[in-house]
Molecule: Bacterial large signal recognition particle RNA
Organism: Nanobdellati archaeon
Parts: sequence; C1' cells; structure tokens
RNA sequence: GCAGGCUAGGCUGGGAGGUUAGCGGUCUCCUGUUACUCCAGAUCCGCUUUACGGGAGAGCUGAAGUUGGGAGAGCGCGAUGCAUGUUGCGUUAAAGCCUAGUGCUGAGCGCUGACUUCCUGUCCUGUUGGAUUCGUAGUACUUGGAACCUGGUCAGGCCUUGACGGGAGCAGCCAUAACAUCUAUUGCGGAUGUCUUCAGGGUAGCAGGAACGAGCAAGGUGCUAGACCACUUUGGUGCAGUGUGCAUUGUCAUUUCCUAACGUGCCUGC
Repeated sequence: GCAGGCUAGGCUGGGAGGUUAGCGGUCUCCUGUUACUCCAGAUCCGCUUUACGGGAGAGCUGAAGUUGGGAGAGCGCGAUGCAUGUUGCGUUAAAGCCUAGUGCUGAGCGCUGACUUCCUGUCCUGUUGGAUUCGUAGUACUUGGAACCUGGUCAGGCCUUGACGGGAGCAGCCAUAACAUCUAUUGCGGAUGUCUUCAGGGUAGCAGGAACGAGCAAGGUGCUAGACCACUUUGGUGCAGUGUGCAUUGUCAUUUCCUAACGUGCCUGC
C1' cells in the first nucleotide's frame, strides 16, 4: 500500500426565550428531519471551567469524523419604514332622493264656454211639525180566566124528618174578581240613511243657475332656493385590521469553501 473481518470511534438534531454563578435538561416558541425508546426532573434533575446533561436500552455507520473561527449560498420566522390594494368603524363635501318657486315643452280638455267669481241645492250643526215604530200609564171594547178559602143554579151522594119536605153542598154549567190578551184612543218619554219648518255653517267634492270671455293642463325637462343629522352613489380624510411589493435589519434549519485543533483504532493475509 492492497484485500477481508471486527469494534472500544462517530451519529441519532438545531435555534430563540426563560431559568441559572454558569452549562445542559424537563418548560414556551420556531424549524426545511435517518430530529430513536423508556425512567426522574421547576421551591426541580444532572454537571463544574469548557460543564459537549444523568440512568437503562436500541438503531445506523464503520474509522470516519468532532469542535472552534472566517467567507458565501440559503429558505423560514420576526422588527421598522415606504408604496399599493382591501375590510370595518367614524368624519366631511358634492350629487341623487324630498319640498317650494320659476322657465321651456306638452298627451288631453276647451266658444256645445277654459280659468275665475257669485248664488242655490246636496253636504255639516242645532231645531219645528208629521210619518213609522218602541216603551209606559189611563179609558173603552174582545177573548180567556178560580179544585177549595167568589156568586147563582146545584145531578149524584150525604145529613135530617114518621112522611111531605127541608138543609149543607162536591162535580158540571153560567156569570165574574185578581190577572193576561186583542183592538181603538188619550197623555208622557224615546228611536229613525223618511218628509218638513226655522236658524246657522260651508275647506273639499257633486248638481243646477248666473257673470266674464281664452286658456287650462297630466307628464317630461332646465334653473333657483330650502330641507336633509334618514337612504343611495362618488370623492377626500382619521383610526384599526389584513394582503402584496420594495428597502433596511435581527435571528436562523440546511449547505459550500478556507483554516486551526483533536482524532485517523484493532485483527488476519499478501
């Protein structure tokens, strides 16, 4: 030096925070992993100047590698600033919407009379009388109407008499009381989209009459003013959240190169 074998060598994550005299772990968070298992561990567990956790196992690799420093690449996670978009909550301006006035246009209507004015009626308030109707009281009339405590007549039966007769008296019949009903009438009170008298009211609508004599007018549109703390749209602006891009910056898994230190083992054969 070559070949074969072995394993004492190496690896099985890193980073930020927190804690600590300090280091590592359990704890919180980030992360792009061959980023293993179990036990104990925050008034905590283990360690001591390089502390590269402690105890017990497993896997990979196979003497490679481990550690420190420097220069790059590099994605993630944050911070700050600027730009841009978006959402929400406010604020403000304008316009629309609404109202009034005014101009233009004008469906349609109009000398068979527009617009306007007056009168009357309808209409509204109260009121007079009637009509209808209801209630109540009186009067007259019709009808009904008392088991017994109304009347008349009283069959039967009952009582009485020697008999003739007499007596009380139920039912029935007749007539009536209280009461109820029919009709008429009188008084009082009420109701009514009916008729009527009188007085008053009268914005609007309808009808009729009279006066005047040429416009009236839905709708559309322009302008002015106002009202809008409501609604819609657009713009500006404040605050907060969020997305994207750029710049700076912090940290950083992973990875490349340079350099320094440690290490580079054992067995057999040639």